[in-house]
RNA sequence: GGGGCCGUGGGGUAGCCUGGCAUCCUGCCAGCCUGGGGGGCUGGCGACCUGAGUUCGAAUCUCGGCGGCCCCA
Repeated sequence: GGGGCCGUGGGGUAGCCUGGCAUCCUGCCAGCCUGGGGGGCUGGCGACCUGAGUUCGAAUCUCGGCGGCCCCA
């Protein structure tokens, strides 16, 4: 210098191709069950790396930027 893949709650992960309510597990908070602990049940909290474009509508499509991994030179 060229190419490919990835970036989503505190952690992990689905959704992206084919635009339309952001999924599940864990965690945290509250309540309940239990004599207590452990465990369980119910409810709640919390995320689309960033900027621009396209569109009625973008996690999803397009372009730039940033970061990570890999390959070629």